The RNA shown here (FMN riboswitch aptamer (RFN element)) has 129 nucleotides and comes from a Chloroflexota bacterium. It was read from a public genome assembly, where an Rfam model found it. Its Rfam family is "FMN riboswitch aptamer (RFN element)". About the family: The RFN element is a highly conserved domain that is found frequently in the 5'-untranslated regions of prokaryotic mRNAs that encode for flavin mononucleotide (FMN) biosynthesis and transport proteins. Taxonomically the source falls in Chloroflexota (Bacteria, Bacillati).

RNA sequence: AGAAGCUUUCGGGGCAGGGUGAGGGCAGUAGCCCAAUUCCCGAUCGGCGGUAAAGCCCGCGAGCGCAGAAGCGCAGGAUCCGGUGAAACUCCGGAGCCGACGGUAUAGUCCGGAUAGGAGAAAGCUCGA
Numbered sequence: 001a002g003a004a005g006c007u008u009u010c011g012g013g014g015c016a017g018g019g020u021g022a023g024g025g026c027a028g029u030a031g032c033c034c035a036a037u038u039c040c041c042g043a044u045c046g047g048c049g050g051u052a053a054a055g056c057c058c059g060c061g062a063g064c065g066c067a068g069a070a071g072c073g074c075a076g077g078a079u080c081c082g083g084u085g086a087a088a089c090u091c092c093g094g095a096g097c098c099g100a101c102g103g104u105a106u107a108g109u110c111c112g113g114a115u116a117g118g119a120g121a122a123a124g125c126u127c128g129a
Base pairs, nucleotide, nucleotide: 004126005125006124007123008122009121010120017041018040019039023034024033025032026031043109044108045099046098047060048059049058050057055097056096063074064073065072066071079095080094081093082092083091101112102111103110
C1' cells in the first nucleotide's frame, strides 16, 4: 500500500390558499352550524450506489410471504423535445408523468407500524504480505 476484521456515529422530504358536501347536530317553519390536508382547482416533496450533476437510465433499499438466521420467492411507479458540450433521457430551457401497506369521505403529503428497519456514508482501532 492492499485486503480483512472490529467499534462508533449518521442515514426521508412534502397540502399555502380555495370549491363542493357524503354524513352528523341544533331548530322543529325557514334556516343555521360542524364536516374530505383523501374528491375538484391549485400547492408542494423527491432515500442510496453508478454515470457529465438523475424522483421518471441501470441497479439497491423500503412492501408482502416463507424461514431461527442467512437467504429465497412475489410485488416493485413514472420522460420526452430542444440547446451547449468530447461526453448529459443527469446540466440549461420547455412541456409532461410517478409515488408501498393499514386507518379515515377515496391519501406521495394526515394518523399508524416507525424512538423500527435499511441501501449506504463518515470516522476510529486492530491485523498487515